Predicted 3D model of a 133-nucleotide RNA (FMN riboswitch aptamer (RFN element)) from uncultured Acetatifactor sp. RNAcentral holds the sequence, with entries from MGnify. The organism belongs to Acetatifactor, within Bacteria. Its Rfam family is "FMN riboswitch aptamer (RFN element)". Its family is annotated with FMN binding in the Gene Ontology. Of the family's consensus pairs, 100% are formed in the model.
RNA sequence: UUCUUCAGGGUUGGGUGCAAUUCCCUACUGGCGGUGAAGGCGUAAGCUUACAGUCCGCGACCCGCAGGUGUAUCACUUGUGGCUGAUCCGGUGUGAAUCCGGGACCAACAGUACAGUCUGGAUGAAAGAAGAA
Numbered sequence: 001u002u003c004u005u006c007a008g009g010g011u012u013g014g015g016u017g018c019a020a021u022u023c024c025c026u027a028c029u030g031g032c033g034g035u036g037a038a039g040g041c042g043u044a045a046g047c048u049u050a051c052a053g054u055c056c057g058c059g060a061c062c063c064g065c066a067g068g069u070g071u072a073u074c075a076c077u078u079g080u081g082g083c084u085g086a087u088c089c090g091g092u093g094u095g096a097a098u099c100c101g102g103g104a105c106c107a108a109c110a111g112u113a114c115a116g117u118c119u120g121g122a123u124g125a126a127a128g129a130a131g132a133a
Base pairs, nucleotide, nucleotide: 001133002132003131004130005129006128013025014024015023027117028116029107030106031058032057033056034055039048040047041046053105054104062082063081064080065079066078067077068076069075070074087103088102089101090100091099109120110119111118
């Protein structure tokens, strides 16, 4: 560099109501890479492994711009810009934004009685992971 495969979880129980998995109480879920103080191996230098929804970065959704293809205002595609949620307290310790304990908070768009959990775009796309040449 090329190809192949893989690559998101969750509404329990109750209340109100004509109607809600959407409201209220309760329940449940946590993409990818990095960082990182358990641990393991080694005499040592060093090697290696797990752990973050809220730290750093990325992706998806959404809104633009430019190029290309098609007769096309439309569609597809390539590149690029923007947008993009949420954490405190206590403990241990030389050291904690990641450990332990406790409390809190967050979650695109469209549809519908107002949705992180239902249905839909999506049998899609993709951060990336693994393998092959």